[in-house]
RNA sequence: CCUCAUAAAGGGUAAAGUACGGAAAACCGUAUGGCACAAAGCCACCUUUCCAAUCUGGAAAGAGGGGUUGCUGAG
Numbered sequence: 001c002c003u004c005a006u007a008a009a010g011g012g013u014a015a016a017g018u019a020c021g022g023a024a025a026a027c028c029g030u031a032u033g034g035c036a037c038a039a040a041g042c043c044a045c046c047u048u049u050c051c052a053a054u055c056u057g058g059a060a061a062g063a064g065g066g067g068u069u070g071c072u073g074a075g
Stems, first nucleotide, its partner, number of pairs: 002075004012037002017032006035062001041068003045065003048060004
């Protein structure tokens, strides 16, 4: 540097639900929780879905692709 994620260890993220707060809504934040995840880190570029209803609008990265960075182990 490349490939892989079968086994072990360390560490990480955090679905549903609940509480509080924000938003017109999709949905978001914090706490709790612990379904899952080897990029379930980040980016709306393409597809997709959702909200809104015509605005060069908004949401989803835990829907697929792409870009980019990265821990551990094995080869």
This is a predicted structure of a 75-nucleotide RNA (c-di-GMP-I riboswitch aptamer) from a Nitrospirota bacterium.
The organism belongs to Nitrospirota, within Bacteria.
It matches the Rfam family "c-di-GMP-I riboswitch aptamer". Its family is annotated with cyclic-di-GMP binding in the Gene Ontology.
The prediction has a mean pLDDT of 80.